c-di-GMP-I-GGC riboswitch aptamer from a Desulfuromonadales bacterium, 98 nucleotides, folded computationally. It was read from a public genome assembly, where an Rfam model found it. Its Rfam family is "c-di-GMP-I-GGC riboswitch aptamer". Rfam links the family to the GO term cyclic-di-GMP binding.
RNA sequence: UCCGAUAAUGGCAAAACUGGAGUAAUCCAGUGACGCAAAGCCACGGGUUCAUGACCUUCACUUACAAGAGAGGCACAUGGAUAGCCGGGUUACCGAAG
Numbered sequence: 001u002c003c004g005a006u007a008a009u010g011g012c013a014a015a016a017c018u019g020g021a022g023u024a025a026u027c028c029a030g031u032g033a034c035g036c037a038a039a040g041c042c043a044c045g046g047g048u049u050c051a052u053g054a055c056c057u058u059c060a061c062u063u064a065c066a067a068g069a070g071a072g073g074c075a076c077a078u079g080g081a082u083a084g085c086c087g088g089g090u091u092a093c094c095g096a097a098g
Base pairs, nucleotide, nucleotide: 002098003095004094011036012035016031017030018029019028020027021026034084040090041089042088044087045086046085047082048081049080050079051078052077053076055073056072057071058070
């Protein structure tokens, strides 16, 4: 240094519930522990997800075209979220075996 033990000292905290922020994804605090050897930190790449716009479908109303609130879809664009989805970057406690 790699590595990671039924070791030691400690750490973090899923779901759920309560309160708060946000259009939302989600986040913060408390309770709580499913798990975690980087579940410390960083949105750089991919994934997922949300919002808005474009586009497509449908359609109330209006009167004839047109237009079109609302609803649904979305492979595109922009912005956000997720580091406990994966990869990458970066820093770090402990020390059995190898």